[in-house]
Context: one part of a larger RNA
RNA sequence: CUGGGCGUAAAGCGUGCGUAGGCUGUCUUGAAAGUUGGGAGUGAAAGCCCAGGGCUCAACCCUGGAAUUGCUCUCAAAACUACAAGACUUGAAUUCGGGAGAGGAUAGCGGAAUUCUCAGUGUAGCAGUGAAAUGCGUAGAUAUUGAGAGGAACACCAGUGGCGCAAGCGGCUAUCUGGACCGACAUUGACGCUGAGGCACGAAAGCGUGGGGAUCAAACAGGAUUAGAUACCCUGGUAGUCCACGCCGUAAACGAUGUGUGUUUGUCGCUGGGGGGUUCACCCUUCGGUGACGCAGCUAACGCGUUAAGCACACCGCCUGGGAAGUACGGCCGCAAGGUUAAAACUC
Repeated sequence: CUGGGCGUAAAGCGUGCGUAGGCUGUCUUGAAAGUUGGGAGUGAAAGCCCAGGGCUCAACCCUGGAAUUGCUCUCAAAACUACAAGACUUGAAUUCGGGAGAGGAUAGCGGAAUUCUCAGUGUAGCAGUGAAAUGCGUAGAUAUUGAGAGGAACACCAGUGGCGCAAGCGGCUAUCUGGACCGACAUUGACGCUGAGGCACGAAAGCGUGGGGAUCAAACAGGAUUAGAUACCCUGGUAGUCCACGCCGUAAACGAUGUGUGUUUGUCGCUGGGGGGUUCACCCUUCGGUGACGCAGCUAACGCGUUAAGCACACCGCCUGGGAAGUACGGCCGCAAGGUUAAAACUC
């Protein structure tokens, strides 16, 4: 050549777009690069291997054969791959008509609640805890009524509901805008899949500049608890939490399950469309999504099971005993924090 793997044992990049590359539907014809067969040349000798022979045997030596799996030339074949030309419609895309949706962006609006301010009523407590205390309150709190300010989040509806590639998305309205799905004739005619590098997006925290600041709350302060208590509990409270712009680029970024395609018994839900039948309760059927349970099969087991972890193919990523270590050094990126790439000695 040709290892075995990646849900939980080590192992799927957080996600997408996409360059090179790899792979690529059906039919016809051509040429003949790969491919297959025949022939020719070459593939030094020695050695190895086989047969025979010579030294009294052997080692050693001699003769012949085989081998040298290769390369070059040439003749032929045309199934497959590649190539050229032509054709096709099922893959892919476009067009038209629909309905669904917290998909995205911007602007405006709304009510409940918390806090604060002002005013009224009112009086001695309130708050908090296992129990307390710190704290607030006779300078009138808590409670209650009215008015106002401001910020943030949107109860019920709400659902193994929906949408989005992922991160994620939830009050209402308007504008702009992406995608998916269903149905229908028609159009293009393989235009496809994957994707090293690359580019873009990417929760929270964090960083820069400027705003904003109601709530909550790292740090911090105080009160408790305790042997101690740099905690858990309580009273406060600053960054932050919010907005704009720019960085960061990481998460148990999880379905711990890469993407695409084909294929393989079923039952019961939810959800978005279509068709048919009944006759307005419903029934049958089809396409897309999302769940539960389970055949075969798979799996070490747990479990997975048409949304596969079954059966296959294409391409990418990754793993190779534990620790040292996702560390050191170097490179690249970053304002920094740090990120990314990524060892070894030593040790078990």
Small-subunit ribosomal RNA, central domain from an uncultured bacterium, 348 nucleotides, folded computationally. Its Rfam family is "Bacterial small subunit ribosomal RNA". Gene Ontology terms of the family: structural constituent of ribosome and ribosome. The coordinates come from a structure-prediction model, not an experiment, and the mean pLDDT is 90.